[in-house]
RNA sequence: GCUCCUGUAGUUUAAUGGAUAAAACAAUGCACUCCUAACGCGUCGAUAGAGGUUCGAUUCCUCUCGGGAGCA
Repeated sequence: GCUCCUGUAGUUUAAUGGAUAAAACAAUGCACUCCUAACGCGUCGAUAGAGGUUCGAUUCCUCUCGGGAGCA
């Protein structure tokens, strides 16, 4: 330099064109307990960025950025 794959909460994964983006762990509040842990009920928190297609985009297309693999 070329080609391909990939990017969603702090972390690991769902959502394959449709509605308020779902869950687990983590964090945090309450309850329980003599206290802690565990268990229970809540809360917070995310689509890498910019355009395009579409009535509608996490999803499809283009460019940029980050990560990975292969070839040279």
RNAcentral holds the sequence, with entries from ENA. The RNA shown here (transfer RNA) has 72 nucleotides and comes from a bacterium. Rfam family: tRNA. Its mean pLDDT, the model's own confidence on a scale to 100, is 83.